Two RNAs folded together computationally: RNase P RNA and transfer RNA, 448 nucleotides in total.
Rfam match: Bacterial RNase P class A. Rfam's curators write: Ribonuclease P (RNase P) is a ubiquitous endoribonuclease, found in archaea, bacteria and eukarya as well as chloroplasts and mitochondria.
[in-house]
RNA sequence: UGGGGCGGGCGCAUGAUCGCUCCGGACAGGUUCCGGAGAGGAAAGUCCGAACACCGCAGGGCACGGUGGUUCGUAACGCGAACUGUGGGUAACCACAGGAAAGUGCCACAGAAAAUACACCGCCGAUGGCCCGCUGCAAGGCGGGCACAGGUAAGGUUGAAAUGGCGAGGUAAGAGCUCACCGCUUUUGUGGCGACACAAAAGGCAGGGUAAACCCCACCGGGUGCAAGACCAAAUAGGGAAGCGUUUAAAGGCUGCCCGCCUGAGGCUUCCGGGUAGGUCGCACGAGGCGCCGGGCGACCGGCGUCCUGAGUCAAAUGAUCAUGCCUGCACAGGCAGGAACAGAAUUCGGCUUACAGCCCGCCCCAAUUC
RNA sequence: CGGAACGUGGCCUAGCCUGGUAAGGCGCUUGACUGGGGGUCAAGAGAUCGGAGGUUCAAAUCCUCUCGUUCCGACCA
Numbered sequence: 001u002g003g004g005g006c007g008g009g010c011g012c013a014u015g016a017u018c019g020c021u022c023c024g025g026a027c028a029g030g031u032u033c034c035g036g037a038g039a040g041g042a043a044a045g046u047c048c049g050a051a052c053a054c055c056g057c058a059g060g061g062c063a064c065g066g067u068g069g070u071u072c073g074u075a076a077c078g079c080g081a082a083c084u085g086u087g088g089g090u091a092a093c094c095a096c097a098g099g100a101a102a103g104u105g106c107c108a109c110a111g112a113a114a115a116u117a118c119a120c121c122g123c124c125g126a127u128g129g130c131c132c133g134c135u136g137c138a139a140g141g142c143g144g145g146c147a148c149a150g151g152u153a154a155g156g157u158u159g160a161a162a163u164g165g166c167g168a169g170g171u172a173a174g175a176g177c178u179c180a181c182c183g184c185u186u187u188u189g190u191g192g193c194g195a196c197a198c199a200a201a202a203g204g205c206a207g208g209g210u211a212a213a214c215c216c217c218a219c220c221g222g223g224u225g226c227a228a229g230a231c232c233a234a235a236u237a238g239g240g241a242a243g244c245g246u247u248u249a250a251a252g253g254c255u256g257c258c259c260g261c262c263u264g265a266g267g268c269u270u271c272c273g274g275g276u277a278g279g280u281c282g283c284a285c286g287a288g289g290c291g292c293c294g295g296g297c298g299a300c301c302g303g304c305g306u307c308c309u310g311a312g313u314c315a316a317a318u319g320a321u322c323a324u325g326c327c328u329g330c331a332c333a334g335g336c337a338g339g340a341a342c343a344g345a346a347u348u349c350g351g352c353u354u355a356c357a358g359c360c361c362g363c364c365c366c367a368a369u370u371c
Numbered sequence: 372c373g374g375a376a377c378g379u380g381g382c383c384u385a386g387c388c389u390g391g392u393a394a395g396g397c398g399c400u401u402g403a404c405u406g407g408g409g410g411u412c413a414a415g416a417g418a419u420c421g422g423a424g425g426u427u428c429a430a431a432u433c434c435u436c437u438c439g440u441u442c443c444g445a446c447c448a
Base pairs, nucleotide, nucleotide: 001367002366003365004364005363006362007361008360009359010358012325013324014323015322016321017320018319020038021037022036023035024034025033026032027030040342044353045352047351048350049349050348051347052225053224054223055222059259060258061257062256064221065220066219067218068217069083070082071081072080073079084097085096086095087094088093098216099215103214104213105210106209107208120156121155122152123151124150127149128148129146130145131144132143133142134141135140164182165181167179168178169177183205184203185202186201187200188199189198190197191196229281230280231279232278239272240271241270242269243268244267251263252262253261274447275446276445288307289306290305291304292303293302294301295300326339327338328337329336330335372444373443374442375441376440377439378438381397382396383395384394391428399415400414401413402412403411404410421437422436423435424434425433
């Protein structure tokens, strides 16, 4: 200098004027004055986990749903950290993660065959059988043929995938049949909290893929969600119909079933009709922010100090203009244009994911060149 | 704010659970019958399944993210 990997940050600032929402104060009590606060890193998607509230209790079993290497962190998690294994990359680094020798299912087309290792083609036919020739008195021997019994899995154009790979020996032909190397499995030992790693010995090989198919194993989960829920106020016809039930008990206790427990009578459910479409609380201090010190490889944890009690909506506020500065682009002599992207709180937190114009910073890797 | 469902030719649907060739109706195009229209018959075109990534040999179908559309939920008696 070029290319790349990982991580962090900003995402206009200040002032004036005019407005909006909320809070506090003042009095002359208002269409007033003064002071103060007022969107984000994702406020988003609502994908997870909680807090909180209600369901009288939130019990047992099955079902159902979720998670999935190990160990830590955390209030908790499907999140994060470190490590392990496999794969990719020259590297920095990135991606993935229980079980397919418990069982079931599926593997289109093609192919001999798709999980059964045996049928098919093929190879062989040593051994046995049959036939022919030669020899022999005969038994038999030698040679040739058949492919009948039989032996094989070397090879077989396919396919995403073909029953350990490759080489040598061996054989009638072959084959882990034997051997070397590699892979695999089992056992033992050593190291590690553990996932796992390393070493040695043994076994001739048993094991195709798919669990984001059913399933198995381990762990987790009661349901509903601030329209939860509490209080106040207003208004109406406290009406009609259907169903179930009134002690052999309906129905309810907010996921499906069962058990258990509880409530349970002019009652419950559904539909039609009627009324109100108001207020207060929940609701802004919280697993909170910042700084320093200490512990830990790290996520994170502990201690001390300090700051915030003023965003909180009739799902409706948080804005506009001007000036200066800064930044970007064009021009380069004054100057001109723009400050944008994604997006906007709605009970509150911790995460994840997704979107994002223009920039800034740090660490690391590779290549080339120079000193 | 909370909860749920759906997206497949121009339109309406099936297929998705249980992965392998996207099927049907209406509409469209061409031809025949007719003097012409309508109608009938015959033939044909047109979708890679809202988008992206993943699992798998293989995805409309299974998983994740994302975009869009639709529906439901106030209180009193």